[in-house]
Molecule: c-di-GMP-I riboswitch aptamer
Organism: Deltaproteobacteria bacterium
RNA sequence: CUCAGUAAAUACCAAACCUGUUGUGAGGCAGGGACGGAAAGCCACGGAUCUUAACUUUCAAGAUAGCCGGGUUACCUGA
Numbered sequence: 001c002u003c004a005g006u007a008a009a010u011a012c013c014a015a016a017c018c019u020g021u022u023g024u025g026a027g028g029c030a031g032g033g034a035c036g037g038a039a040a041g042c043c044a045c046g047g048a049u050c051u052u053a054a055c056u057u058u059c060a061a062g063a064u065a066g067c068c069g070g071g072u073u074a075c076c077u078g079a
Stems, first nucleotide, its partner, number of pairs: 002079004012037002017032006035066001041072003045069003048064005
């Protein structure tokens, strides 16, 4: 440096749900909580799904990274 693996050990994250808050909404944030995760760290580039406006046609903005792919960084062990 590359590849593979693991919850063996040290770390890490946190689904559903509840409370508060925020947003037109999908959703977001904080606290509790733990279904799970070998990148469940980060990035909206491609696809997919969802929301809003429009809705005759055409066209837009946003959300989901724990939907899939991709990019990038990273602990431990082994080769």